[in-house]
RNA sequence: UCUCAUGUUGUCUAGUAGUUAGGACGCUUGGUUGACAGCCAGGAGGUCUGGAUUCGAUUUCCAGCGUGGGAU
Numbered sequence: 001u002c003u004c005a006u007g008u009u010g011u012c013u014a015g016u017a018g019u020u021a022g023g024a025c026g027c028u029u030g031g032u033u034g035a036c037a038g039c040c041a042g043g044a045g046g047u048c049u050g051g052a053u054u055c056g057a058u059u060u061c062c063a064g065c066g067u068g069g070g071a072u
Stems, first nucleotide, its partner, number of pairs: 001071007010025004027043006048064005
């Protein structure tokens, strides 16, 4: 320099061939306990950025940025 893939809560990860998204761990509140752990019931927290298309975009397209692989 070229090329391929990828970007979703704090972490890991699913998902949607367009009509606002789920799980696990963690965090947190309450209950249970003499206390802790465990267990039970709740809660908070997310689509990398900017454009395009569209009535509507996390999803399609383009560019940028980050990360990983490959080629030279």